SAM riboswitch aptamer (S box leader), 100 nucleotides, folded computationally.
Of the family's consensus pairs, 97% are formed in the model.
It matches the Rfam family "SAM riboswitch aptamer (S box leader)". About the family: The SAM riboswitch is found upstream of a number of genes which code for proteins involved in methionine or cysteine biosynthesis in Gram-positive bacteria.
Model confidence (mean pLDDT): 86 of 100.
[in-house]
């Protein structure tokens, strides 16, 4: 890099440094931000892998990841009589585990 698979409406800060951007990319929306964005540290959340116990279901722990505004912020493609609203699915993406 690519493939397979599971999950993605729950949860998590009145902290320190920092100092203008941020919400993956493109487009259209809609938001967050000097009452402090990104980033770093600390704290926290969760429990995929892991460990212990257990026949199992499961419980507990938190070593490796991950996450810590809004559904993966929403839409883009298809379907539902399908124009609007709504719902379902796909694609794309993110994360874990396994493989290449």
């Nucleotide at each position: 890099u690519c493939c397979u698979u599971a999950u993605c409406a729950a949860g998590a800060g009145u902290g320190a440094c920092g100092g203008a951007g941020g919400g993956a990319a493109c487009a259209g929306g809609c938001c967050c931000g000097u009452u402090g964005a990104a980033g770093u540290c600390c704290g926290g959340c969760a429990a995929c892998c892991u460990g212990u116990c257990g026949u199992a279901a499961g419980a507990c722990a938190a070593g490796g990841u991950g996450c810590u505004a809004a559904a993966u912020c929403c839409u883009g493609c298809g379907g539902a009589a399908a124009a609007a609203a709504u719902c379902c699915g796909a694609a794309a993406g993110a994360u874990g585990a396994g493989g290449u």